[in-house]
RNA sequence: AGAGUUUGAUCCUGGCUCAGGACGAACGCUGGCGGCGUGCCUAACACAUGCAAGUCGAGCGAGAAAGUCUCCUUCGGGAGGCGAGUAAAGCGGCGAACGGGUGAGUAACACGUGAGCGAUCUACCCGGCGGCGGGGGAUAACUCAGGGAAACCUGAGCUAAUACCGCAUACAGCACCGGCUUGGAAGCCGGAUGUGAAAGCUGGCCUCUCGAAGAAGCUGGCACCGUUGGAUGAGCUCGCGGCCUAUCAGCUAGUUGGUGGGGUAAUGGCCUACCAAGGCGACGAUGGUUAGCUGGUCUGAGAGGAUGAUCAGCCACACCGGAACUGAAACACGGUCCGGACUCCUACGGGAGGCAGCAGUGAGGAAUUUUGCGCAAUGGGGGAAACCCUGACGCAGCAACGCCGCGUGAGUGAUGAAGGCUUUCGGGUCGUAAAGCUCUGUCAGGUGGGAAGAAUCUGUCAUAGGUGAAUAUCUUAUGACACUGACGGUACCACCGAAGGAAGCACCGGCUAACUCCGUGCCAGCAGCCGCGGUAAUACGGGGGGUGCAAGCGUUAUUCGGAUUCAUUGGGCGUAAAGGGCGCGCAGGCGGUUUUGUAAGUCAGAUGUGAAAUCCCGGGGCUUAACCCCGGAAGUGCAUAUGAAACUAUGAGACUUGAGUAUGGGAGAGGGAAGCGGAAUUCCUGGUGUAGCGGUGAAAUGCGUAGAUAUCAGGAGGAACACCGGUGGCGAAGGCGGCUUCCUGGACCAAUACUGACGCUGAGGCGCGAAGGCGUGGGGAGCGAACAGGAUUAGAUACCCUGGUAGUCCACGCAGUAAACGUUGAUCACUAGGUGUAGCGGGUAUUGACCCCUGCUGUGCCGGAGUUAACGCAUUAAGUGAUCCGCCUGGGGAGUACGAUCGCAAGAUUAAAACUCAAAGGAAUUGACGGGGGCCCGCACAAGCGGUGGAGCAUGUGGUUUAAUUCGACGCAACGCGAAGAACCUUACCUGGGCUUGACAUCUCGGGAAUUCUGUUGAAAGACGGAAGUGCCUCUAACGAGGAAUCCGAAGACAGGUGCUGCAUGGCUGUCGUCAGCUCGUGUCGUGAGAUGUUGGGUUAAGUCCCGCAACGAGCGCAACCCCUAUCUUCAGUUGCCAUCAGGUAAAGCUGGGAACUUUGGAGAUACUGCCCCGGUUAACGGGGAGGAAGGUGGGGAUGACGUCAAGUCCUCAUGGCCUUUAUGCCCAGGGCUACACACGUGCUACAAUGGUAUGUACAAAGGGAAGCGAUCCCGCGAGGAGGAGCCAAUCCCAAAAAGCAUAUCAAAGUUCGGAUCGGAGUCUGCAACUCGACUCCGUGAAGUUGGAAUCGCUAGUAAUCGCGGAUCAGCAUGCCGCGGUGAAUACGUUCCCGGGCCUUGUACACACCGCCC
Repeated sequence: AGAGUUUGAUCCUGGCUCAGGACGAACGCUGGCGGCGUGCCUAACACAUGCAAGUCGAGCGAGAAAGUCUCCUUCGGGAGGCGAGUAAAGCGGCGAACGGGUGAGUAACACGUGAGCGAUCUACCCGGCGGCGGGGGAUAACUCAGGGAAACCUGAGCUAAUACCGCAUACAGCACCGGCUUGGAAGCCGGAUGUGAAAGCUGGCCUCUCGAAGAAGCUGGCACCGUUGGAUGAGCUCGCGGCCUAUCAGCUAGUUGGUGGGGUAAUGGCCUACCAAGGCGACGAUGGUUAGCUGGUCUGAGAGGAUGAUCAGCCACACCGGAACUGAAACACGGUCCGGACUCCUACGGGAGGCAGCAGUGAGGAAUUUUGCGCAAUGGGGGAAACCCUGACGCAGCAACGCCGCGUGAGUGAUGAAGGCUUUCGGGUCGUAAAGCUCUGUCAGGUGGGAAGAAUCUGUCAUAGGUGAAUAUCUUAUGACACUGACGGUACCACCGAAGGAAGCACCGGCUAACUCCGUGCCAGCAGCCGCGGUAAUACGGGGGGUGCAAGCGUUAUUCGGAUUCAUUGGGCGUAAAGGGCGCGCAGGCGGUUUUGUAAGUCAGAUGUGAAAUCCCGGGGCUUAACCCCGGAAGUGCAUAUGAAACUAUGAGACUUGAGUAUGGGAGAGGGAAGCGGAAUUCCUGGUGUAGCGGUGAAAUGCGUAGAUAUCAGGAGGAACACCGGUGGCGAAGGCGGCUUCCUGGACCAAUACUGACGCUGAGGCGCGAAGGCGUGGGGAGCGAACAGGAUUAGAUACCCUGGUAGUCCACGCAGUAAACGUUGAUCACUAGGUGUAGCGGGUAUUGACCCCUGCUGUGCCGGAGUUAACGCAUUAAGUGAUCCGCCUGGGGAGUACGAUCGCAAGAUUAAAACUCAAAGGAAUUGACGGGGGCCCGCACAAGCGGUGGAGCAUGUGGUUUAAUUCGACGCAACGCGAAGAACCUUACCUGGGCUUGACAUCUCGGGAAUUCUGUUGAAAGACGGAAGUGCCUCUAACGAGGAAUCCGAAGACAGGUGCUGCAUGGCUGUCGUCAGCUCGUGUCGUGAGAUGUUGGGUUAAGUCCCGCAACGAGCGCAACCCCUAUCUUCAGUUGCCAUCAGGUAAAGCUGGGAACUUUGGAGAUACUGCCCCGGUUAACGGGGAGGAAGGUGGGGAUGACGUCAAGUCCUCAUGGCCUUUAUGCCCAGGGCUACACACGUGCUACAAUGGUAUGUACAAAGGGAAGCGAUCCCGCGAGGAGGAGCCAAUCCCAAAAAGCAUAUCAAAGUUCGGAUCGGAGUCUGCAACUCGACUCCGUGAAGUUGGAAUCGCUAGUAAUCGCGGAUCAGCAUGCCGCGGUGAAUACGUUCCCGGGCCUUGUACACACCGCCC
């Protein structure tokens, strides 16, 4: 110090959340020790029991018992002594008002701070002065009697005092008077009246006395009285300070003041009588809610915010409410009285009690301890003292509740052990971790020793001092000795033994340090925010590993911080939340120049205070720390007094520039009232006139033959004022528009004069305030909510049409709101310009006007600095400053509810909360989209030609069926697709029969080794047999051994899977699209996402090229390079060719030969807008022309950018994960993939005469051929058969090309069209044509007569039409892939449909319009 979260991304605004600290805490898991602290925050709820305030016999009177000893005894007991002047009780004194607890009440002089008392008191204590004389009468205790259950009470009698009451004395004090002083009743001085005592207690000495007691005297001590001063404590008063609420705005009769009186220690309406009518309040009275206040504590950089446990100061309270008594002090926690509630006792008549003291109990609650020890220390009360009392306090106990400290071992140790986890199987990791070896001894345990805290007081002794007549007593100081420890045999020390007894918790997706495996499968669950989980989860649960902290760790609650997110420090308001609709103006705030006075603010040093503790600094003590002690500093505050006088303020005076007034001008839809005018609409009357009018996208409702619309004339009435008219004018805003008159407000310009700060803003208040609305009364032409009808539509309570009431208009009232907007409050000052426009001036020039220059005021546009999140604003600021007012603080709930005020009502103003979300927003960016715009392209439309959709069949798909009808593909971009060919096989499906290391691969062992023939059984697979037969290489003399290919058998590692996931993948492919696009580097611009380049002007098939340009270049695409084809040249010349020469045939390159042509296949050439003209920017390029086989990428092919569709494929192949393993694997037979009510796609054949049939006849290209193509010839009507020449192919064969051409026939019909279907007979392939092949022949002869809505292909050698070949293949082609033959029509054009490209615009879309959203 920040971070996460709104978006595809960005910047901003803005909320939510997190990381930090703290805690009287609680909960979960865990837990070794010690020190120091802390511990009912809730029920101020109720309390059993014990203790917490007594003491003094040196104030007073009286005075036991138990027990023991002695004596007596009738053995029941009695008397006396000791116990003992003790206990208990009483009178009296002091204390009990302190100490301890709690925070209910209290918003108050309660608290804090600073003053005051000239308005006061103060027991005990200290200092000063003075005194302590002499009397009296009672009463408790006690005794007796009585009442009562008890508590307790009553009567009679006795007695004492430091109890009580008179008297005397009285300096001083009080009251009165006078004087001085003073603001005043204070203080000082002087005069006359009233007021006290305990003479008590206790020591010592001494006299009297024989002595004792006692008395007198002397002398101490303690008490006591009066007074004064101090100290301490208290009371009262005042200034200032500290909560919320205005949805509480008025409150107050003892109220405010005065006079007399009372009361108090004391002022005072504190109380009372009378008099006056005041007092408080927007600077918040009164009411309501909440709350003890402070030093401090926590947090924060600070300012602040929160808090008020423990410790300390003050206050208040003591079951609840009230009251007084005593006393120095109380209206009294452990006192009294009264009332109330509750609890307890009771004989029912009546009584007792008060833990918010310490323990403890119940209850409440998430939650808070022992019914402990001791007065040893510190402190307090009483006492002369010893001493007593003290739940204050000191200690201990319980609780990880907090802070602090320590430990749970240290060193070495690699085979990197075992084991766990993981793995790419190589390894990695836990991990030097363990074990092992060498050490140490803190804590805990045991044994032994063992403190400090203790010094007073008191006693004794000694010394010195004081009092005193005194060496007595008493007292003070010092020293010595003696006595005293709850904690506690505690701290601490030593020894013993032993690594032995001592580690957990949370987290590991990002924020935030830390990663993997398994399980689960939007389930279970997690989560502080964002968010994880739907089969490969680093986010759930577990394991391993890691990270953090550590005797603790997490969670929860609360609080501060971060949050500058209430902003004084330190925010904002054009569009994010936020400027009041506008003006006038009281209070308030702020305010021009100058002189002078004062000193309130301000400033300076000083004085007092700001308690202690705490915080900070320095030092010291516990082994250290926490903790404790000492000293210092600080305490920003308040008060007092002194000084300064710049500024603010204030008093007095002056000034003119702010403001205003007067004079002269012109401008204006500024306002109010009255009058007038014309155009138009409508209505009425009359005329002309006839069938429609009106209205719409199209219609209808409506009006009209009872005469409309149209047209002419006249009249009525209401409302609004065309043109001028203008980002022109006026007004504060709302707003204002025909003309004239009257009344009236404001602004502006010019020049001088006057007043002399008179100013600005403005909470409340008052006024104005569009449209619509309300009330009363008028008016009502047009328009027109509501309403009615007609249309539209799925509906249409709308948009459109026909009507039409309130209303719109006027007068007088009410209402008080608008996107009342410039979404921009008012005023003042300052800060570059340019250019319009409105009003009024000045200057130059001119006869004058215009033009030109210039000033002020208003109103627009552009733009610089500056500013802004950006957009933008920019002298009319959203810039830079100043003053005042209003307003905002996440979205929704909600401008809502309740309350209050206003209103006739409608409603307006003011204005929340519960709950809920993690966003809601602003500006800009890139895309996508638009029934937005511009430009352009494409068989996209249009113009044409031919089809599909109707029929029959073929084929694919859906559906249905089935044991199975295997699987995949589903808009374009699935459906004659995978499949270039399912009878078996294929085959993945079904039924049945079988096999289990397997049909296939590698390894180990044993045997034979190859291989051939054959039997039984079975549907086959298979099962069980028989026979023959040994080879190759190396070694060995031989037997034999080993090896390679191969077969059989065995066991296990493993094989296998067309099983799942194409949404885990690679590869390949489709599609947009052969569309012209997609990007990068550097630079520049922008806070940034991004932009620029790639946009613009032209041009192109093209981001093709040219020009321009903050861009300059480059890459992938385009084009070209490649192949085929079209022309030519050259080379070569067989199997191809044959012009010339020769031979030869019925014919034929058939033969010799030739190398010309065709052709074949190598190498080349050719085309580039090269040339000319025109247009164009001297360009790119376009149009035309020449030449040329070909002309503007000549035609065709291959070639497919960045990417999109989680597109397709796990069934081509490869592959992660999962599943299966006598089966989801493998073998076999049969069946199925060929089913069939139906629906769709793609095709074939047709419906005929541009045709069918028959006969004759002509011309291709490209291919294929050895398990092959198969000629001539023979047989068969034919499919085909027999037979076999030739050909491994420019040689032979398939092979006939067909349409065409010629001739003949058929004449419009279900036909000589069409061929489905069916019957019969055959051929071929094949192990096998039943399910289920193709073909032939004979017969049969269905639908169909050109096809609804809709829809497809094609722009030239194309469509259409005709045949030929090939792959697959034993056989099977209407499909697919190729080949050539014949060979058109049309394109005006780009409005529209579809798709695409570029630019631009809007957007609340970004899964991107199949969106979002109500």